[in-house]
Formats: sequence, C1' cells, structure tokens
RNA sequence: GCGGAAUUAGUUUAGUCGGUAUGACGUCAGCUUCCCAAGUUGAAGGUCGCGGGUUCGAAUCCCGCAUUCCGCA
Repeated sequence: GCGGAAUUAGUUUAGUCGGUAUGACGUCAGCUUCCCAAGUUGAAGGUCGCGGGUUCGAAUCCCGCAUUCCGCA
C1' cells in the first nucleotide's frame, strides 16, 4: 500500500426483508436471614465508534473517517 472482519449500558452480548434496543454479570432498592453469603422481585444506566447522505422513519441501507484484529505485498 491492497483486501477482509469487528465497534451496541461499567463488562460481555442478541438484534442485517428499515418501524418505541435484548439477555447475562455488575450497581442500587425491597423481600428472605440474628448478620453475611446465597436466593428472589423490582429499578436505574445506551448520542448503537465519529461525521454526512437516502427515507415519513436508520443500530440496520450508502459514502467518508477513527480504532482494533486477520490476510496479502
């Protein structure tokens, strides 16, 4: 330099015929217990890497950029 893959909550992860973003762990609260742990119920937490475009509507389609990984030279 060329080609390919990945990027979603504190961590990890589902979601590609475009339509209010999902689970697990963790965190907080309630219940349970003499206390802790475990269990159980609930809640909070997301500019879906960044910038543009298409569309009534974009995590999803298109273009550019960034970071990481793989292959070729």